Record summary:
A computed fold for a 355-nucleotide part of an RNA from gamma proteobacterium intracellular symbiont of Calyptogena soyoae, annotated as large-subunit ribosomal RNA, domain IV. Model confidence (mean pLDDT): 86 of 100. The source organism's lineage runs through Bacteria, Pseudomonadati, Pseudomonadota and Gammaproteobacteria. Rfam family: Bacterial large subunit ribosomal RNA.
Context: one part of a larger RNA
RNA sequence: CUCGGGUGAAGGAACUAGGCAAAAUGACACCGUAACUUCGGGAGAAGGUGUGCUCUUGCCGGUAAUUUUACUUGCUAAAUGAAGCUGGUAAGAGUUGAAGAUACCAGGUAGCUCCGACUGUUUAUUAAAAACACAGCACUCUGCAAACACGUAAGUGGACGUAUAGGGUGUGACGCCUGCCCGGUGCUUGAAGGUUAAUUGAUGAGGUUAGGAUUUAUCCGAAGCUUUUGAUCGAAGCCCAAGUAAACGGCGGCCGUAACUAUAACGGUCCUAAGGUAGCGAAAUUCCUUGUCGGGUAAGUUCCGACCUGCACGAAUGGCGUAACGAGGGCUACACUGUCUCUACCCGAGACUCA
Numbered sequence: 001c002u003c004g005g006g007u008g009a010a011g012g013a014a015c016u017a018g019g020c021a022a023a024a025u026g027a028c029a030c031c032g033u034a035a036c037u038u039c040g041g042g043a044g045a046a047g048g049u050g051u052g053c054u055c056u057u058g059c060c061g062g063u064a065a066u067u068u069u070a071c072u073u074g075c076u077a078a079a080u081g082a083a084g085c086u087g088g089u090a091a092g093a094g095u096u097g098a099a100g101a102u103a104c105c106a107g108g109u110a111g112c113u114c115c116g117a118c119u120g121u122u123u124a125u126u127a128a129a130a131a132c133a134c135a136g137c138a139c140u141c142u143g144c145a146a147a148c149a150c151g152u153a154a155g156u157g158g159a160c161g162u163a164u165a166g167g168g169u170g171u172g173a174c175g176c177c178u179g180c181c182c183g184g185u186g187c188u189u190g191a192a193g194g195u196u197a198a199u200u201g202a203u204g205a206g207g208u209u210a211g212g213a214u215u216u217a218u219c220c221g222a223a224g225c226u227u228u229u230g231a232u233c234g235a236a237g238c239c240c241a242a243g244u245a246a247a248c249g250g251c252g253g254c255c256g257u258a259a260c261u262a263u264a265a266c267g268g269u270c271c272u273a274a275g276g277u278a279g280c281g282a283a284a285u286u287c288c289u290u291g292u293c294g295g296g297u298a299a300g301u302u303c304c305g306a307c308c309u310g311c312a313c314g315a316a317u318g319g320c321g322u323a324a325c326g327a328g329g330g331c332u333a334c335a336c337u338g339u340c341u342c343u344a345c346c347c348g349a350g351a352c353u354c355a
Stems, first nucleotide, its partner, number of pairs: 001350008010341002014339001019336001027051005036041001038173001052095012067079004071074001096100001108334007115326002120132002136171007148157003174321004179251003184248002186244005193239003204228005211220003252270005279313001280310001291307005
C1' cells in the first nucleotide's frame, strides 16, 4: 500500500453528481397518534413509558384426593372442591449492576412535488422504469357452416361457445369532463348521370380471284376465305352525392381603437374545412432562460408557490385532479454518523524484505 473488521477528541454532510458507504432505528406490553381520505385507510404515523432477580398477595386455568346426594348398586350420575403440585397474569414490597428487549436477532423518521392508480410483467448476461400489462371505458366487425386465424385442400381452432357471445383497435382504477372541423385520406351508404374489362361484332378499308373489259402493257372485280377497323351491349371500381373524428388527422394572419401611460372589452380586413373551448402552463413539454415575483438558505442554474410573453400544452394519439401504493425521479428537515475538516490507532488476511 491492498482487502476484511473495530474505535475515535471537537465539529456533524462542510464530502459528493447524489448522505454513495457507514452510523443510527430495531423486540414485546401499555399510553398516545396529524394533514388528507375513495371512510377501507393514512398508522407500527409521529411521540413517550415499562422490561432483571427475590418474596408476599390476588385473579384465571390444569390436576383431582376428600365429602355429600340419587338410585338402575355401577369402571354410574350430579354437587362440593380445603391443602398440595403445576401453567399464566396482575399488584405491592425488597434487592442489584455503569447498563436488565444487556449477546445474536431486530423498522430510521417526517414534509413538499413529478410520473404511473393499485398487486403484477420486462431487456436470461450493463436498463425494473415514468416502459408493458391491468380492472374499467369507448369504437368497430360478426346471425353461426359467424367474423377472424392456420392449411393447396380435406379439415381444425374460434366453441361442444351464440351478440350479457366471440374477434380487432384505442384508452387505461376512481372523480370532474372529453369542445370546434367531414375540405384531404380512410370507412359506410347511395344509385340518376359520366367513364369502363372480358364479351358481342354494325360499318368501312386492304389482300386473294371465278368472271368481264381490253390498245394484250394491263384494268375492273361477285361469292368465299383472309388481314384490319371497332358502331353497339357491358358489372364492380373510379368520377359523383351523402354520412362518419373515443376513424387517420387538423384546430390562422394583419391593422386600428378607451380623457396620463400602458393594455384592448370593441372595430376593419384577408384567408380557412374549422381557426384551440374547459382545464393546465418556463411543465418529463420554455429556445431566448439561471424568464420575473414570492418561499426556503448567510449564499439556491435544482426545489416549492405564483405570473402567462404556451419558440413548440390541450381534451380516450385523452385533459385536469386524486386517497392508497412504488428497490421510480427531484427537493427539504430531524436523528445519526470518519462521507468530510484531517486524519490517527488497533485486530486479521495479503503484498513486501530476509531465512